Predicted 3D model of a 265-nucleotide RNA (Bacterial large signal recognition particle RNA) from Gellertiella sp. The RNAcentral record of the sequence draws on ENA. The prediction has a mean pLDDT of 75. The gene name in the source record is ffs. Rfam family: Bacterial large signal recognition particle RNA. Gene Ontology terms of the family: signal recognition particle, plasma membrane targeting and SRP-dependent cotranslational protein targeting to membrane, signal sequence recognition. It is annotated as a non-coding RNA gene.
RNA sequence: UCGCGCUAAGUGGGGAGCUGGCGGUGCCCUGCAUCUGCAAUCCGCUUUAGCAGAGCUGAAUUCCCGCGCCCCGGCCCGUUGUUGUGGAGCCGCUCGGCCCACGGGGCGUUGAGAAGUGGGCCCUAUGCGACGGCGCGGUGUGAACCUCGCCAGGACCGGAAGGUAGCAACGAUAAGCACUUCCCGCCGUGCGCCGUAGGAUGCCUGCUUCGAGUCACCGAGGCCGAUUCCGUCUGUAACAUUCGGGUCAAAGCGUGGGUGCGCGA
Numbered sequence: 001u002c003g004c005g006c007u008a009a010g011u012g013g014g015g016a017g018c019u020g021g022c023g024g025u026g027c028c029c030u031g032c033a034u035c036u037g038c039a040a041u042c043c044g045c046u047u048u049a050g051c052a053g054a055g056c057u058g059a060a061u062u063c064c065c066g067c068g069c070c071c072c073g074g075c076c077c078g079u080u081g082u083u084g085u086g087g088a089g090c091c092g093c094u095c096g097g098c099c100c101a102c103g104g105g106g107c108g109u110u111g112a113g114a115a116g117u118g119g120g121c122c123c124u125a126u127g128c129g130a131c132g133g134c135g136c137g138g139u140g141u142g143a144a145c146c147u148c149g150c151c152a153g154g155a156c157c158g159g160a161a162g163g164u165a166g167c168a169a170c171g172a173u174a175a176g177c178a179c180u181u182c183c184c185g186c187c188g189u190g191c192g193c194c195g196u197a198g199g200a201u202g203c204c205u206g207c208u209u210c211g212a213g214u215c216a217c218c219g220a221g222g223c224c225g226a227u228u229c230c231g232u233c234u235g236u237a238a239c240a241u242u243c244g245g246g247u248c249a250a251a252g253c254g255u256g257g258g259u260g261c262g263c264g265a
Stems, first nucleotide, its partner, number of pairs: 001265006009057003012030004020046005034054005063258007073248006080240009091231002094226006102219003105215003113210009122199006128192002130189006137180005147172003155164003
């Protein structure tokens, strides 16, 4: 060096999760790399970290280790955004009040507005009147008897003349009832504008004086206040992709190193 036969080793890997830890079953990624049994209220092992059994490859392009490149994918943190949700009333928006008088608008030399003065509306009190009611008064009616007058009849007294009491009727009246013009008295009234007096400011108006602004309707501005619907700020959850960082990392490529035994020629 060649041939033959063995053995070690290999016969996928990774992520998250679970676990004291390491693997597996299960989920996910990559990818093509045998089979059977066990296994998530788990199964096996113990830093030597699946256990048990079988098959195949098998000492090197194929096994092991390190380095570099490339890079599927996963996880974490931050950033950005969307949606939901909790909180804040500081702000914006919105609403309300007050102020101002910049813009618009109304009125204004046919006089804005101010001052003085007078009046009206208005309010209060009072007087008067009106109305309503009551009373006084008048008229009428009105008492079987317990009112009056006069008292027929009848009753009683008397010898008689006459007298007495007295019902009804009649008349007049009381209480009551009805009617009632004027006069008089009392009470009352969102009846009057008639009289008198007083009067807050609200309007209108006359006169005199001054002489150009005034109103605050809409918008603007300022201040105060209210609410949390929306915006805003903030916390949180989920999702998303944009970006950044960290971590794990398959497959692939490259490079370097390492690694048996036996027999025969």